[in-house]
Molecule: FMN riboswitch aptamer (RFN element)
Organism: Peribacillus simplex
């Protein structure tokens, strides 16, 4: 690098209002994939309490990607689409620790991150096999 196989998303429980809400209000609950990375764990080397190396692990809101729509020469291109501060430690942290916040495609329906639907779909990608 090519082909193939397998895998590849979690969450509404209680109360209130109402003709009607798992959609509004109060409390609750959930966090895909890759990267980065000062976490944590294991192993190893030097060495003797420090230094170095390897592997695994580590961010919803830091960078990027995915689900939708349009287009396509089927490689791709375009559009749409969300969110973080404060304090602490420290040479160094939007990633650690503490606290308080915030966000969540499209269609349907009483206004939906959690219900139903497109979807027995697609998919960022991950693992493996073969050449």
């Nucleotide at each position: 690098u090519a082909u193939c196989u397998u895998c590849g998303g979690g969450g509404c429980g209680g109360g209130g209002u109402g003709c009607a809400a798992u959609u509004c209000c109060c409390c609750a609950c959930c966090g895909g994939c890759g990267g980065u990375g000062a976490u944590g764990a294991a192993g190893g080397a030097a060495g003797u309490u420090u230094u170095c190396c390897u592997u695994c692990u580590a961010a919803g809101c830091c960078c990027g990607c995915g689900a939708g729509c349009c287009u396509u020469a089927c490689g791709g291109g375009g559009c749409a689409g969300g969110a973080u501060u404060u304090g602490g430690u420290g040479u160094g942290a939007u990633u650690c620790c503490a606290a308080a916040g915030c966000c969540g495609a499209c269609a349907g329906u009483a206004u939906a991150g959690u219900c139903u639907g497109g979807a027995u779909g697609g998919g960022a990608g991950a693992a493996g096999a073969u050449g």